[in-house]
RNA sequence: GGUCAGUUAGCUCAGUUGGUAGAGCAGCGGACUGAAAAUCCGCGUGUCCGUGGUUCGAUUCCGCGACUGACCA
Numbered sequence: 001g002g003u004c005a006g007u008u009a010g011c012u013c014a015g016u017u018g019g020u021a022g023a024g025c026a027g028c029g030g031a032c033u034g035a036a037a038a039u040c041c042g043c044g045u046g047u048c049c050g051u052g053g054u055u056c057g058a059u060u061c062c063g064c065g066a067c068u069g070a071c072c073a
Base pairs, nucleotide, nucleotide: 001072002071003070004069005068006067007066010025011024012023013022019056027043028042029041030040031039049065050064051063052062053061
């Protein structure tokens, strides 16, 4: 330098033939306990990497850019 993949909650990741988003773990509150752990109940906290375009409507489709990884040179 080229090709491909990825970027969504604190972390690991789903998701949507386009209709303003979820799980597990973590965290917080409560129950239980002499106290704790474990268990059970409740709570999602997010400009969906940035920007422009298409569209009535974009996390999703398209262009450009940023970052990460793999392969090729």
Transfer RNA from Accumulibacter sp., 73 nucleotides, folded computationally. It was read from a public genome assembly. It matches the Rfam family "tRNA". By type it is a transfer RNA. Lineage of the source: Bacteria > Pseudomonadati > Pseudomonadota > Betaproteobacteria > Candidatus Accumulibacter.